[in-house]
RNA sequence: GCGCUGAUAGUUCAGUGGCCUAGAAUCCGGCCUUGCCAAGGCUGAGACCCGGGUUCAAAUCCCGGUCAGCGCA
Numbered sequence: 001g002c003g004c005u006g007a008u009a010g011u012u013c014a015g016u017g018g019c020c021u022a023g024a025a026u027c028c029g030g031c032c033u034u035g036c037c038a039a040g041g042c043u044g045a046g047a048c049c050c051g052g053g054u055u056c057a058a059a060u061c062c063c064g065g066u067c068a069g070c071g072c073a
């Protein structure tokens, strides 16, 4: 330099056009439970890498960029 794959809560992942105001686990805050802690239950906060395009509608499709991984040279 070229090609391929990927980027979503603090972390690990799901979601492949609308029904979801993006979901789960874990972490964090509050409450319940307990003599205290742990465990458990309830509840809350927290995210679509950036910029364009297509579409009535984009996390999802297309283009470019950035970063990461793999391969080729």
Base pairs, nucleotide, nucleotide: 001072002071003070004069005068006067007066010026011025012024013023018056028044029043030042031041032040049065050064051063052062053061
A computed fold for a 73-nucleotide RNA from a Candidatus Nanoarchaeia archaeon, annotated as transfer RNA. Lineage of the source: Archaea > Nanobdellati > Nanobdellota > Candidatus Nanoarchaeia. Its Rfam family is "tRNA". By type it is a transfer RNA.